The prediction has a mean pLDDT of 82. Large-subunit ribosomal RNA, domain III from a Deinococcota bacterium, 383 nucleotides, folded computationally. It matches the Rfam family "Bacterial large subunit ribosomal RNA". Rfam 15.1 lists 51,934 matches to the family in 10,816 species. NCBI's taxonomy places the organism under Bacteria, Thermotogati, Deinococcota.
Context: one part of a larger RNA
RNA sequence: GAGUAACGAUAAAUGGGGUGAGAAUCCCCAUCGCCGGAAGCCCAAGGUUUCCUACGCAAUGGUCGUCAGCGUAGGGUUAGGCGGGGCCUAAGGGGAAGCCGAGAGGCGAACCCGACGGGUAGCUGGUUAAUAUUCCAGUCCCACUUUCAACAGCGAUGGAGGGACGCUCUAGGCUAAGCGGACCGGAGCCAUGGACGAGCCCGGCCAGAAGCCCAAAGGGAGCUGUAGGCAAAUCCGCAGCUCGAUACCGGUGGGUGGUGGGGAAGGCGCAAGCUGAGAACCUGCUGAAGCCAAGGAGCCAAGAAAAGCUUCUAAGCAUAUGUUGGGAGUGCCCGUACCGCAAACCGACACAGGUGGGCGGGUGUAAGAGCACCAAGGCGCGC
Numbered sequence: 001g002a003g004u005a006a007c008g009a010u011a012a013a014u015g016g017g018g019u020g021a022g023a024a025u026c027c028c029c030a031u032c033g034c035c036g037g038a039a040g041c042c043c044a045a046g047g048u049u050u051c052c053u054a055c056g057c058a059a060u061g062g063u064c065g066u067c068a069g070c071g072u073a074g075g076g077u078u079a080g081g082c083g084g085g086g087c088c089u090a091a092g093g094g095g096a097a098g099c100c101g102a103g104a105g106g107c108g109a110a111c112c113c114g115a116c117g118g119g120u121a122g123c124u125g126g127u128u129a130a131u132a133u134u135c136c137a138g139u140c141c142c143a144c145u146u147u148c149a150a151c152a153g154c155g156a157u158g159g160a161g162g163g164a165c166g167c168u169c170u171a172g173g174c175u176a177a178g179c180g181g182a183c184c185g186g187a188g189c190c191a192u193g194g195a196c197g198a199g200c201c202c203g204g205c206c207a208g209a210a211g212c213c214c215a216a217a218g219g220g221a222g223c224u225g226u227a228g229g230c231a232a233a234u235c236c237g238c239a240g241c242u243c244g245a246u247a248c249c250g251g252u253g254g255g256u257g258g259u260g261g262g263g264a265a266g267g268c269g270c271a272a273g274c275u276g277a278g279a280a281c282c283u284g285c286u287g288a289a290g291c292c293a294a295g296g297a298g299c300c301a302a303g304a305a306a307a308g309c310u311u312c313u314a315a316g317c318a319u320a321u322g323u324u325g326g327g328a329g330u331g332c333c334c335g336u337a338c339c340g341c342a343a344a345c346c347g348a349c350a351c352a353g354g355u356g357g358g359c360g361g362g363u364g365u366a367a368g369a370g371c372a373c374c375a376a377g378g379c380g381c382g383c
Stems, first nucleotide, its partner, number of pairs: 013031006032380004040359004046339002050337001051075006060068002080141002082335004087118002092113003098107003122139005142331011153317002158312004166299005172292003177286005183204004188200002190197001205261003211256004218249002220243007228236002262281001266275003300303001345354002361374005
């Protein structure tokens, strides 16, 4: 220079009360304003205690500070069913054998590792200052072990089936979600001219085994023979014959379902909570991109693998083993707090930047996730 520029989105504050040495800045109440496909909610990555509580204010906080993602201390993350592992394989990686290479090393069948893919049994409510599909309540399920009963060829790293897949368009039945109601229930209200009314305002659900009901996809059944499926096969394939479609089968989808749970506005209370409440818990409409589903049609560029699973036999075993039903028992390791479009991640910062997935209500507007205003919820961006 200069007590100058700046104090980081122009979403905005005001009043009252409280605490305190001290208050524009902390807490409470009322009003006002802002977002609302987000500036709300859930998850993944990443962070790693930042979560909750008590006590603090040197420093950190662009001011202040009694406050805090700050300091000190204590507390907090509970799983057979959620995610990962004890299962499977993909690209890729490793790789005894083997091949190559002066060496270092490079390849490499089998085999192994490798996930955001396949497989895989739990929902509703309550509860804590802080966790909950984990604790608790109710109700349901899976695998294995064992026992009982009935029945039966059981048995695999091997055979077969299945898993098993593209893009575009699309029918039907549902559900989610929403809207209406003169019907049901409810504390209260009638103002300033009128209204005691079919008035205003608030709420009219959630989960649910077996059984029962429902729609539409989809699927033929049996016998005989058999040289193929690297052995075998009753399985698969192939061939022949018989029967048969308004028949039969048909789920983990939807509805119902004993029962359990939840239950508003308003009023009271410092709060916890109480009341409303032995609340009502019914119906019409709209309706998904979600479910049935691996549906259907069209098209060409022709759209993973392996295991679980089903079935077949081989060796073997047949006082074993398997299937079904009942009872009893067992159920390991890791993650789980909190932030998560952000003041907690990546940007040297409490930085107008960047960051994958899901949910994402109402009214109006031709429609929409657009626009405007609002709900739930969250904020007014630390002079």